[in-house]
Context: one part of a larger RNA
């Protein structure tokens, strides 16, 4: 000069977009941050209809809207936070084969007949809680046999193993024990190939500093049986061989989450990974596995620790590195806000319902951008203020005065866009036995906005509300006066200060930036 997640010092009008604990992976008070499904099931606390009893108060009834707990499905493995650890089980990049993969699309075949239990509840207890014990009974889309088996898997190729669930909606004709069967459409279920996305593994080659680290390794390095994984593999384990790696730096120590990218720079290269994206690690410290398609699982279990709570002292409860927020620690870093209205996730047929993801708002000149503090005239070169040779200079067209302007801040009107969905109505397709149902296209209504007094027009009045900081010896653009006297100070280097100081403090005046402006730290 450029640059900064910066701070500090003076000073500060407005708006847009960004951005905001770099420090103690230090410790949390308190609220939220993951649920949803009654169209899977048994039922019914609570609340509201209906209905029955009673003079009320009330009580009874799951019969209807619905629905706490509960059983069961799907999620909770995403989304969110941090970089401790990690110099190679990580990352970028280019190749690979022996693999899995819920939900999604797309194809083929199924969806048949039985079962014996358990929560809920009831009832008897223990416990100060946390919670738990026996008994009795009950559903399922929970569990468990059988029976089938295109295609699958297993095989000596002879044969052999393996499966489901049901739930809604609508309804002519036939049956009917008046429950329905039975047809349909539709949401599941199961077996199986294929694919779409995801994940797992294997190799190559790059990735800092240290030789004042030179030698390192026994599951070490290869074979064989085995075993284990979704899978290749000493990944395990028995037995044989005696291998592996290493100045092209092994091994040890250090320090580091990686990359696209950011800063600088002509370029080469140099620092550097905050915000954004992709990837990895990590969740109070350390270790386990369970479930499940997928975790060895932030807001799940087990065990141990260290710490804080709670105790009837037997014994229990916790984990903000999610969003606010609080103490600490620091030169420093925001609200214990608002809405699901938009994107997007999860569950649900769907209405919706969660959602601190997001989307908005709110602090902060942290940092870019724009804008504004007046324009125009005005010489008597007013007064003051500084300087002076005392003649005048100079602040200085600058105020004042004279004519206008009204951005943005104020105030009062009006007002988009961000909304498409999704409900309902009505044609037409399609589906079907069917003008139900549903599903889709088209038209038409009636609705959904946190932000939000939104942007962005209109109108009002009035120069009215808005300017400062650093410098001014040389580098390096800007001088003179007073005051100080090697003293107070100054200082980025030079060096200024010991009576005429352009170099210190103040003054006019000048120079430079300008809602900023110097200093400081940091990089090139």
């Nucleotide at each position: 000069g450029a640059u900064u997640g910066a701070a500090c010092g003076c000073u500060g009008g407005c708006g847009g977009c960004a951005g905001g604990c770099u420090u103690a992976a230090c410790a949390c008070a308190u609220g939220c941050a993951a649920g949803u499904c009654g169209a899977g099931c048994g039922g019914c606390a609570g609340c509201g209809c209906g209905g029955g009893g009673g003079c009320a108060a009330c009580c009874c009834u799951g019969g209807c809207g619905g629905c706490g707990a509960g059983c069961g499905g799907c999620g909770a493995a995403c989304g969110g936070g941090u970089g401790a650890g990690u110099a190679a089980u990580a990352c970028a990049u280019g190749g690979g084969a022996a693999u899995c993969u819920g939900c999604c699309u797309g194809g083929u075949a199924g969806u048949g007949g039985g079962g014996g239990a358990u929560a809920a509840c009831u009832u008897c207890g223990g416990g100060a809680a946390a919670c738990u014990g026996g008994a009795g009974g009950u559903a399922a889309u929970a569990c468990c046999g059988c029976a089938u088996a295109c295609g699958u898997c297993c095989u000596a190729c002879g044969g052999g193993a393996g499966a489901a669930a049901g739930g809604g909606g609508g309804g002519g004709a036939u049956c009917u024990u008046c429950g329905g069967a039975c047809c349909u459409c539709u949401c599941g279920c199961u077996a199986u190939c294929a694919g779409a996305g995801g994940a797992g593994c294997c190799c190559a080659u790059g990735u800092c500093c240290g030789a004042u680290u030179a030698g390192c390794u026994a599951g070490u390095u290869g074979g064989u049986g085995g075993g284990g994984u979704a899978a290749a593999g000493g990944c395990c384990u028995a037995c044989c061989a005696a291998g592996g790696c290493g100045a092209c730096g092994a091994u040890c120590g250090g320090u580091a989450a990686c990359u696209g990218g950011u800063c600088u720079g002509a370029g080469a290269g140099g620092a550097u990974g905050g915000u954004c994206a992709g990837u990895c690690a990590c969740a109070c410290u350390g270790g386990a596995a369970c479930u499940g398609a997928g975790a060895c699982a932030c807001g799940g279990u087990c065990c141990a620790g260290a710490c804080u709570c709670c105790u009837a002292c037997g014994g229990g409860a916790g984990g903000c590195a999610g969003c606010a927020g609080u103490g600490g620690g620091g030169a420093a870093u925001a609200u214990u806000g608002g809405a699901c209205a938009a994107u997007g996730g999860g569950g649900g047929c769907a209405a919706c319902c969660c959602u601190g993801a997001u989307c908005c708002a709110g602090c902060c000149a942290u940092g870019c951008c724009g804008c504004g503090u007046g324009u125009g005239u005005g010489a008597a070169g007013a007064a003051g203020g500084c300087c002076u040779u005392c003649g005048g200079g100079u602040u200085g067209u600058a105020a004042a005065g004279c004519a206008c302007u009204u951005u943005a801040a104020g105030c009062g009107g009006g007002g988009a866009g961000g909304a498409a969905a999704g409900u309902u109505c009505g044609c037409g397709a399609c589906u079907u036995a069917a003008u139900a149902c549903g599903u889709u296209g088209c038209g038409g209504a009636a609705u959904u906005g946190a932000c939000g007094u939104u942007a962005c027009c209109c109108g009002c009045a009035g120069a009215a509300u808005a300017a400062g900081c650093a410098c001014c010896g040389g580098c390096a653009a800007a001088c003179u006066c007073c005051g100080u006297g090697c003293c107070a100070g100054c200082a980025g280097c030079c060096g200024c200060g010991g009576u005429a100081a352009u170099a210190c403090g103040g003054a006019g005046g000048g120079u430079g930036c300008g809602a900023g402006c110097g200093u400081u730290g940091a990089u090139c």

This is a predicted structure of a 524-nucleotide part of an RNA (small-subunit ribosomal RNA, 5' domain) from an uncultured bacterium. RNAcentral holds the full RNA, with entries from ENA, Greengenes and SILVA. Rfam family: Bacterial small subunit ribosomal RNA.